Description:
SAM riboswitch aptamer (S box leader) from a soil metagenome, 110 nucleotides, folded computationally. Model confidence (mean pLDDT): 84 of 100. Its Rfam family is "SAM riboswitch aptamer (S box leader)". Rfam describes the family as follows. The SAM riboswitch is found upstream of a number of genes which code for proteins involved in methionine or cysteine biosynthesis in Gram-positive bacteria.

RNA sequence: UCUUAUCCAGAGGGGCGGAGGGAACGGCCCGACGAUGCCCCAGCAACCAGAUGCGAUCUGAUCAAUCGCGUCAUGGUGCUAAUUCCGACAGGGUUGUCUGAAAGAUGAGA
Numbered sequence: 001u002c003u004u005a006u007c008c009a010g011a012g013g014g015g016c017g018g019a020g021g022g023a024a025c026g027g028c029c030c031g032a033c034g035a036u037g038c039c040c041c042a043g044c045a046a047c048c049a050g051a052u053g054c055g056a057u058c059u060g061a062u063c064a065a066u067c068g069c070g071u072c073a074u075g076g077u078g079c080u081a082a083u084u085c086c087g088a089c090a091g092g093g094u095u096g097u098c099u100g101a102a103a104g105a106u107g108a109g110a
Stems, first nucleotide, its partner, number of pairs: 001110007012041005020030003025087003042080003047076003050072008084103001089100004
């Protein structure tokens, strides 16, 4: 960089440090009652791997294999303010909302 899936759920304490931070623009928020960030620990989740249960396919029947739906949370990631904080662009439309896109984030693959 490309492809693809998901993004209205969930989950915080301590230490360091000392000013901006929430991607970018606008809004709106967070922040010296110490944010953002870094480290440690804890947790959330279940994308990939792994283990395991049930079912289906296959078989004469089993095993194996493949697929589907679960369970666990061992490993690899990820995440732990606000829906990806909201909007922006297009369409609908009752004019403050709906749907879709774009951009972004994360996983898996290339």